[in-house]
RNA sequence: ACCUCGAAAAAGUAAAACCGGUGAAAGCCGGCGGCACAAAGCUUCAGAACCUCACUCCUGUAUUUUAUCGAGAAGGUUAGCUGAGCUACCGAA
Numbered sequence: 001a002c003c004u005c006g007a008a009a010a011a012g013u014a015a016a017a018c019c020g021g022u023g024a025a026a027g028c029c030g031g032c033g034g035c036a037c038a039a040a041g042c043u044u045c046a047g048a049a050c051c052u053c054a055c056u057c058c059u060g061u062a063u064u065u066u067a068u069c070g071a072g073a074a075g076g077u078u079a080g081c082u083g084a085g086c087u088a089c090c091g092a093a
Base pairs, nucleotide, nucleotide: 005091006090012037013036018031019030020029021028022027035080041086042085043084045083046082047081048078049077050076051075052074055072056071057070060068061067062066
């Protein structure tokens, strides 16, 4: 110095709730607040879970304008869901 690992130390992030904003929604942003985290730093590459304004189809009813239930395709959300990729503070066993 590097890899693995995670005691200590110095830092860091910031769950839920609440308040405000935003979105059709899942959710996100800010404030407050700390549940927790050795990558809870970044990236949707592969899964997983969640959402459905709009689009297409279908069933019954009303009805000739469409609404509702269900499904499909598509898009979106979660990196604090898992894996993967990249980067990174410290140095005991």

Overview: Predicted 3D model of a 93-nucleotide RNA (c-di-GMP-I riboswitch aptamer) from a Gammaproteobacteria bacterium. Of the family's consensus pairs, 95% are formed in the model. It matches the Rfam family "c-di-GMP-I riboswitch aptamer". From the family's description: GEMM was predicted in a large-scale screen for bacterial structured RNA regulatory elements. Genes associated with GEMM are involved in a diverse array of functions, including chemotaxis regulation, signal transduction, secretion and chitin. Its family is annotated with cyclic-di-GMP binding in the Gene Ontology.